Small-subunit ribosomal RNA from a metagenome, 1502 nucleotides, folded computationally. The prediction has a mean pLDDT of 85. Rfam family: Bacterial small subunit ribosomal RNA. RNAcentral holds the sequence, with entries from SILVA.
RNA sequence: AGAGUUUGAUCCUGGCUCAGAACGAACGCUGGCGGCGCGUUUUAAGCAUGCAAGUCGAACGGUAGAGGUCCUUCGGGAUCUUGAGAGUGGCGAACGGGUGAGUAACACGUAGAUGAUCUGCCUUUAAGUUGGGGAUAGCCUAUAGAAAUAUGGGGUAAUACCGAAUAAUACCUUAGGACUUUGGUUUUUUGGUGAAAGGGGCUUCGGCCUCGCUUUGAGAUGAGUCUGCGGUCUAUUAGCUAGUUGGUAGGGUAAGAGCCUACCAAGGCGACGAUAGAUAGCCGGCCUGAGAGGGUGACCGGCCACAUUGGGACUGAGACACGGCCCAAACUCCUACGGGAGGCAGCAGCUAAGAAUCUUCCGCAAUGGGCGCAAGCCUGACGGAGCGACGCCGCGUGGACGAAGAAUGCCGAGAGGUUGUAAAGUCCUUUUAUAUGCGAAGAAUAAUACCGGUAGGUAAUGAUCGGUAGAUGACGUUAGCUUAUGAAUAAGCUCCGGCCAAUUACGUGCCAGCAGCCGCGGUAACACGUAAGGAGCGAGCGUUGUUCGGAAUUAUUGGGCGUAAAGGGCAUGUAGGCGGUUACAUAAGUCUGAUGUGAAAUACUACAGCUUAACUGUAGAAACGCAUUGGAAACUGUGUGACUUGAAUCUGUGAGGGGUAACUGGAAUUCCUAGUGUAGGGGUGAAAUCUGUUGAUAUUAGGAAGAACACCGAUGGCGAAGGCAAGUUACUGGCACAUGAUUGACGCUGAGAUGCGAAAGCGUAGGGAGCGAACAGGAUUAGACACCCUGGUAGUCCAUGCCGUGAACGAUGAACACUAGGUGUGGCGGACUCAUUGACGUCUGCCGUGCCGAAGCUAACGCAUUAAGUGUUCCGCCUGGGGAGUACGGCCGCAAGGCUAAAACUCAAAGGAAUUGACGGGGCCCCGCACAAGCGGCGGAGCAUGCGGCUUAAUUCGAUGCAACCCGAAGAACCUUACCUGGACUUGACAUCAUGGGUCUACCUGUAGAAAUACGGGGUGCUUAUGCGCCCAUGACAGGUGGUGCAUGGCUGUCGUCAGCUCGUGUCGUGAGAUGUUGGGUUAAGUCCCGCAACGAGCGCAACCCCUGUCCUAUGUUGCCAGCACGUAAUGGUGGGGACUCAUGGGAGACUGCCGGGGAUAACUCGGAGGAAGGCGGGGAUGACGUCAAGUCAUCAUGCCCCUUAUGUCCAGGGCUGCACGCAUGCUACAAUGGGUGGUACAACGGGCUGCGAUCUCGCAAGAGUGAGCGAAUCCCUUAAAGCCAUCCCUAGUUCGGAUUGGAGUCUGCAACUCGACUCCAUGAAGCCGGAGUCGCUAGUAAUCGUGGAUCAGCAAAGCCGCGGUGAAUACGUUCUCGGGGCUUGUACACACCGCCCGUCACAUCACGGAAGUCGGUAACGCCCGAAGUCAGUGGCCCAACCCUUGUGGAGGGAGCUGCCUAAGGUGGGAUCGGUGACUGGGAUGAAGUCGUAACAAGGUA
Repeated sequence: AGAGUUUGAUCCUGGCUCAGAACGAACGCUGGCGGCGCGUUUUAAGCAUGCAAGUCGAACGGUAGAGGUCCUUCGGGAUCUUGAGAGUGGCGAACGGGUGAGUAACACGUAGAUGAUCUGCCUUUAAGUUGGGGAUAGCCUAUAGAAAUAUGGGGUAAUACCGAAUAAUACCUUAGGACUUUGGUUUUUUGGUGAAAGGGGCUUCGGCCUCGCUUUGAGAUGAGUCUGCGGUCUAUUAGCUAGUUGGUAGGGUAAGAGCCUACCAAGGCGACGAUAGAUAGCCGGCCUGAGAGGGUGACCGGCCACAUUGGGACUGAGACACGGCCCAAACUCCUACGGGAGGCAGCAGCUAAGAAUCUUCCGCAAUGGGCGCAAGCCUGACGGAGCGACGCCGCGUGGACGAAGAAUGCCGAGAGGUUGUAAAGUCCUUUUAUAUGCGAAGAAUAAUACCGGUAGGUAAUGAUCGGUAGAUGACGUUAGCUUAUGAAUAAGCUCCGGCCAAUUACGUGCCAGCAGCCGCGGUAACACGUAAGGAGCGAGCGUUGUUCGGAAUUAUUGGGCGUAAAGGGCAUGUAGGCGGUUACAUAAGUCUGAUGUGAAAUACUACAGCUUAACUGUAGAAACGCAUUGGAAACUGUGUGACUUGAAUCUGUGAGGGGUAACUGGAAUUCCUAGUGUAGGGGUGAAAUCUGUUGAUAUUAGGAAGAACACCGAUGGCGAAGGCAAGUUACUGGCACAUGAUUGACGCUGAGAUGCGAAAGCGUAGGGAGCGAACAGGAUUAGACACCCUGGUAGUCCAUGCCGUGAACGAUGAACACUAGGUGUGGCGGACUCAUUGACGUCUGCCGUGCCGAAGCUAACGCAUUAAGUGUUCCGCCUGGGGAGUACGGCCGCAAGGCUAAAACUCAAAGGAAUUGACGGGGCCCCGCACAAGCGGCGGAGCAUGCGGCUUAAUUCGAUGCAACCCGAAGAACCUUACCUGGACUUGACAUCAUGGGUCUACCUGUAGAAAUACGGGGUGCUUAUGCGCCCAUGACAGGUGGUGCAUGGCUGUCGUCAGCUCGUGUCGUGAGAUGUUGGGUUAAGUCCCGCAACGAGCGCAACCCCUGUCCUAUGUUGCCAGCACGUAAUGGUGGGGACUCAUGGGAGACUGCCGGGGAUAACUCGGAGGAAGGCGGGGAUGACGUCAAGUCAUCAUGCCCCUUAUGUCCAGGGCUGCACGCAUGCUACAAUGGGUGGUACAACGGGCUGCGAUCUCGCAAGAGUGAGCGAAUCCCUUAAAGCCAUCCCUAGUUCGGAUUGGAGUCUGCAACUCGACUCCAUGAAGCCGGAGUCGCUAGUAAUCGUGGAUCAGCAAAGCCGCGGUGAAUACGUUCUCGGGGCUUGUACACACCGCCCGUCACAUCACGGAAGUCGGUAACGCCCGAAGUCAGUGGCCCAACCCUUGUGGAGGGAGCUGCCUAAGGUGGGAUCGGUGACUGGGAUGAAGUCGUAACAAGGUA
């Protein structure tokens, strides 16, 4: 410090997620030791048991008991010493310890105030401590009660209680003075008030000392009260308040005060957030962070509050009191049922709750506290130990050597690799562990003894300081040290797809599972599970939760608002914020110095102590804050004065659909009346509804009505915005320019507030021509609640009142200043030229309104003096998408609705701009038998073949739009054959190897059987002789047309023989990318030329290759025969020849080369010449980058999976040929351009020895017999057919057509039944040219005619692949259909339109709203009741101290009673929050539902 995730890719915006640190943690797995810390975060829930506050005999009376002495009637008594427990009294119990419920408050923090206060013990100052009295606990006795406890009688003490005396600089009071911040300090004065207690030691008995007691001043400590400032959320809480705010008087308190009471006044608080609600103890600090901040308030420390809940006071220096009291309530316990007792949020511990938090331990040895003169006692404070890896820190689990790189495991291409120096082994060490022994420090001193000093002294005790001696250890078998033993006692956890370090195998097969995000898993998972290996950390490691960080993702530091979320619809203006030039003053802000404070601890720095560290100690610095005080005066503020440039006013000129009201006008439309006139009109894509013979439409004239204002007109004008358009008049707002003058900062912005505010809508009263929601009808359509048409109500218009919204948009708040230009236009000026004035032209100033563009800005698009640039001021608004601008609440509205405005839940995106593609019922350009123009077909019939479907034991399998369907199959009777039935075999029908054995194969033959096969007979290999071959047995293995073409190779189809597809370097762009490849021409072509930030190159195109068309040349058999010769009935038959044809080689030829036109003079194109051929001459082979998970595991190969007496192998028979039907491809036809019969002419390509087969004979024929020739330019297949000549048929289901069926045969073949072809005779079906639709073809083509070959025994071939014969028609053209190419445009598509995507309905789940109600909580209010208690009143009853006149006396006090206040309780109507609720509403999510197709392209009605 960043990373992952939106996209095909990119940049941006933006959310989600991760890596870090931390924790009072919990959970999972694991666990050796020590040190230091920490340990109910939940139920302020309830608690058994023990302990946590006592102490003092030197305040007091005194006792049980124990011991001693004496006496004794042996029962006991007296006395002395000691003395528990209890009691009176004093001090303490208000500290210490716990908890965080309440509290949003002077509770806390900080700085102050107290002239408004108190303070026990302590220190210090001054003074005193005189003299009396009456009681009462304990005790004894009696009574009541279960107990707790209570009561009567008797007697007793005090440092308990009460008078009296005395006293001040104390307190009250009279009258003053001085200084002062209120009741302050100080001083003088008058009158008055109020104290005390003793104990101990010593003594020369006088007293002294000491601890106490009383009064007083001061201090210290602690406490009370008040004030400034600071720190939570909600405005969907906006008004709150009657003791309320103030005053006067009184009361009250330690003390100010409405703190309380009476009276008077009507105030007080609040947008700088009162009141209300929610939440919360506050701080030092702690965690995080670079910091600013954010979170937090465990442990330790300070403060506050509380002690079962609520109320109350008492005592006291201090409490309204955790281990005190009274009352009320809930709960628990005891009970004899009458009554009583209790309060762990002290330490342990228990129950419950919970994910979760310890011992009913030891000790007062240390530190601290209470009491005491002290010894000492008490102390769950505290010091320690125990439990818990809860945290931090430290140590260890061994070290060195050790390669045969052992074994096991795992992987493997079978070489090996890895585990791995790891182990074993050898040599060491002993931290730790176990055992033995030794052994610090924490202890200082107290009492006491002795010595010395100090003060005043002395008779002594004593006070105080210092020194010496001086008991005491819970921890503790301490820490530490020593010795012995022996590697001995000690390693796990998580992860390994990316982020993020670390990979392989097997298992599983969208299952099981993983997951922080993205995402893995559907048979080859680096992501699940296991193993091996590896990575990280390590006595821990992971997970979960929470906080901060990363997140600049609330932005002060440090963000934004044209299009991503975000500018208010516009203006006026209040508060507020900000504000021109200048002088002086001031010092609030600001700056600087000083002082005080900012507790300690923590954190930081340095040093030091535990072996180190954690931990701890010492010192320092720091503490950005607050307060007081001195100084400075630039800036801001404030005050005073001045200025003119901001702002405003006056004057002059001007433009304008600015506003309001009244009046006026013409064109058009509709309606009415009348005329002319006749059959339609109207409307549409086409129609119909509608209208018209009762006279429409059309046309002429007249009239009526309402609404809107053509041309001008614009890129123009005005207005704040909405908005404003015929003309005239009246009233009126704003603006610009020009010149001078005036005021003198009067300004800018603007939360609330107020006003204006299109259209639609609402109320009332009018109006209503046209248009026209709703509605009706007609069409369209699958439907059509739409688009189109015919009608038509509200409305649109006017007046008035509401509404208050909008894509109210420049999607751009207002104001000011600055920052290149160019060019229009509207308004008002100035200057110049020419001119008689206008006018025109040029230059120029200000204001408005447009376009282009530099710098700059921007994610880009774009903006650019009218900023989205650079700055200042103020306002508004934003913080992921959905839920939702919705619910609830509030305000407004007549309503419709508006304004304000959430949450649960859900997703990992949603979005902006730009890029490349693809697509469009977008545009432009171009091409193709694509259409058109033609010719011939298919679709109808019969048959053949293939497919689907059906059937079947099986009808084997594959191919399925184009690009499957006479396709794999160039040929299923058996075989093929993969299918079915049945019969058989199991190392196998076939291959290789090993081991053992056998001397055996082939061949002939018999029996059984459908055959395979089984059982027999005969027969016997090669040979180099441990061999080869064959057979048998065993084991490895064979075998599979079994699966997966979505695991693959190879091959193939298709777009498409379409003209495209890319790269290097450069340049442009943040980037994806672009450029090149676009543009102007041209071409069959990205073919070529020109231009150009491109220059080049590659794969394609073309050419090179083959066939064919002309010529030349060489050669000349089996080919040829012109000339010569021979021969035949005839024939190149023969001799011979190379001229010709032909064959086989080699060459030539065509290149827009030549001429002319066009064109940029180019490329090229048009025409022409020559030429066999002319612009690629014709045909073929040749198929770019890629697309379709296209096809093929059944050609072959192959991974993985599956079968192994079977999914392998053999055999027989059957099936692949099955037939209500549908489709595809063909053949034959429907006839006269024909059919039949006879005659006759001309090919090419090919094939042939298991072959082609001449000739001759036979048969009507298929064919049979015979077998010459030929392994073929020689022989055969082999008569080509259409054609031509002649003749018959005469338009008919025929002399067309040939299906079907019967009969008879031929051939092939073991075998033609299922299931072959062919021949002959007979039979003679449908069919008379084919609906919608659809196919092929542009020239030697279509059409038509025959012919050859492969496969093959034969053939279902009418198929396929070739060959030649005859041989056309048409193309104006590119509007349309289909396909393709290029450019451009839009896009919400990128699996790319077979895309994406919306809404209702149905089902399921989830959260939420409403709801008749119902059940609770909270805080108030009214009334009732009213405990304890303070205060007040009363007090007939009761009372020792004091007084006197001694009494039923007085003073004084008390019980009781009454009153005010008041907790809990009751009751009532409201407020507010929550739970639940039949039913209901929308929302979200789900998968294969239903209906449509609203949006994205012109999305088919933008």